[in-house]
Context: one part of a larger RNA
Formats: sequence, C1' cells, structure tokens
RNA sequence: UGUUGAUGAUCUGAGAGGAAGGACCAUUUAGUACGAGAGGAACAAUGGUUCGGUGCCUCUGGUACAUCGGUUGUCUGACAAGGCAGGCCGAGCAGCUACGCACCACGGGAUAAGUCCUGAAAGCAUCUAAGGACGAAACCCUCCUUGAAAAGAGAUCGAGAGCACCUAUAGAACAUAGGAUUGAUAGGGUUGGGGUGUACGUGUCGAGGUAACGAGACAUUCAGCCUGCAACUACUAAUAGCUCGA
Repeated sequence: UGUUGAUGAUCUGAGAGGAAGGACCAUUUAGUACGAGAGGAACAAUGGUUCGGUGCCUCUGGUACAUCGGUUGUCUGACAAGGCAGGCCGAGCAGCUACGCACCACGGGAUAAGUCCUGAAAGCAUCUAAGGACGAAACCCUCCUUGAAAAGAGAUCGAGAGCACCUAUAGAACAUAGGAUUGAUAGGGUUGGGGUGUACGUGUCGAGGUAACGAGACAUUCAGCCUGCAACUACUAAUAGCUCGA
C1' cells in the first nucleotide's frame, strides 16, 4: 500500500525453511547355513558408542561483584559495628551454563542403475514395442518450524479494545504474559526451606607475667546473620480517570 471492517479468538494450508539426523561397534541368530577340512556368513532382533541437532538445570561440575565466615593494612578515641584497598582466602542457594540430563523412529508413494513376468514385430528367441511385478542413504509424504498479501486476497466464532496503574514465566524501545479489591500482581510481615557455620554480651578457664594485662578455649548457641525460593497473610500499592469502537 492492499483485502477486510473494528480489534480479537480458533482454524485451513497454497507455499517457504530443516540434515535432524549420519556412522560405527557388540550380542543373539551361530560356530548354524556353506565347506572334505581349514575356515565361516546372512535375513531379523536387541544393546551401546561416537559426530551432529534441539531443549533443560533433578543430579554432577563450573561460575556466582546476592550472601555468610576467616583474615591483612589503614581510618572512624577504645569495644562493638563499619568505610577503603570493589584487598586476599574458605564456602555458596537462585540464575546462567557443560564437563551434566532428556529427546532426535517406523512406515508409505513414485522411481534410478539393475532384476524379472507375459509377449509379438521376426511361427523360434527376446525385460519392451502394447501390458505387468520388484528395486536405493538420493526424490515426494510421514516429523518439526513458519505460513491469509495465497490479487482465485480463505473459513468459523465473533463485542469489546487500548492508554494509564501493580508486575514477570517476557524484555533495548515496542511487543509478549499475568494482575487489577468479587484481588495474592508486587512490596512488607509470619512460617518453612536454603546458605554460612556457632553472633554480641556475660560466665568459667587460660601459656606467660610481681601486677596491669592476656592470644585463645568452653558454655549460653545447629547460634547470629542473610535469603532473587515456597506457602500463608490485604498491612502498603494496583487509585483517580481518559480514548477508540458495531
């Protein structure tokens, strides 16, 4: 721009894309068929390996500048708690990932080379001239994605849609998906799960020291701190409104 008449929802499927698969090994068949022996298959079925593809994060591993702990230097008068060096070290949920996990057929159609049947021209023969049957990882389906601008411009259902607002399974903007008080959408709170590893304070002990002091140990304490997770809970915010539409 066009078809259409809102938008929208569910489809059809002309067409487009894909390699979504490729290969190998082993076992059974079978020490069988075959063969004097030596040797030694196949049809079919099953299990796996590797390369490639797609998806995912339960497990394993990695990462983790959420977080927790230890520790060095220095600063905040001391303790406690912290700042900076995004210091160093140990651990690490979610998330993201591979080194992890799952899946990636069969079959049908028409054929190639080739193999045949019937069969004349040419009383024979001949797979071919008429006719018929098979036959490959290649081709077309089956499978996946997309696909009403398919001008032969499709079908059915069809009255609400958008902005603004709270958001995430989505995300550069837009879009997508969810919610909007008849509500668990986000925040907060509680509980649970998870991470770290036993907080501050106090008490007892403590090598040593005349003493002051004192690294540290044990108990209180599976503590304290944190939580991008789950459930519950209307405490807070989803208000007030606006625009378009048969």
Predicted 3D model of a 246-nucleotide part of an RNA (large-subunit ribosomal RNA, domain VI) from a groundwater metagenome.